[in-house]
Source information
This is a predicted structure of a 98-nucleotide RNA (TPP riboswitch aptamer (THI element)) from Maribrevibacterium harenarium.

This record gives sequence, structure tokens and C1' cells, in this order.
RNA sequence: GCCUGUCUCAUGGGGUGCCACCGGCUGAGAGGCAAUUUGCCAACCCAUCGAACCUGAACCAGAUCAUGCUGGCGUAGGAAUUGAGAUAGCAGUACAUC
Repeated sequence: GCCUGUCUCAUGGGGUGCCACCGGCUGAGAGGCAAUUUGCCAACCCAUCGAACCUGAACCAGAUCAUGCUGGCGUAGGAAUUGAGAUAGCAGUACAUC
């Protein structure tokens, strides 16, 4: 000092389902308050190396009490902006020693 990984901060983006509804399932996350069709806050995730998330989709196949629960769809079409600091690795240079 480039690059990469990790962590922190700032900024921005995102979702919050199903059911036998005391509770349970999957998951990182299924929350709270207000309101009126949205907003705010918290946690979590993602930021172009973009499957975070949306459309297709009241989709197709399988499972389940049920549900994007799993797979397909998906080399599909969209999607936010990354910036700074620390640290580790790596590379180069200089000096010293052998």
C1' cells in the first nucleotide's frame, strides 16, 4: 500500500406467514405501538461478487393439521449507494543478520 476476510459506525433497502390458537411449525427474523390501508420504533437480514426482498403467483410437484414448509420456476425480470475506521491475511520496498 492494493486486494480479500471479519468486526464496528454511518447511510440506504427489505419482510413479518400458517395452524389443533393455553400454545405450536419453519426460519436470521413471523415483534410492539398508533392509525387507516399506512406510519413509527425495536430486533434480524441485505447493499451490485446484489436468492436480502419483490413480480411471475390465488403458479407447478412433494410433504403437512396448515402455510413459499421443501424443491422447481431461477443462467427469468426487477431490486438499495455504499462510505469510513479497526483488525487479520497477503504483496512490495528499505535496513540489519547469516
The source organism's lineage runs through Bacteria, Gammaproteobacteria, Oceanospirillales, Oceanospirillaceae and Maribrevibacterium.
Its mean pLDDT, the model's own confidence on a scale to 100, is 78.
Its Rfam family is "TPP riboswitch aptamer (THI element)". Rfam describes the family as follows. Vitamin B(1) in its active form thiamin pyrophosphate (TPP) is an essential coenzyme that is synthesised by coupling of pyrimidine and thiazole moieties in bacteria. Gene Ontology term of the family: thiamine pyrophosphate binding.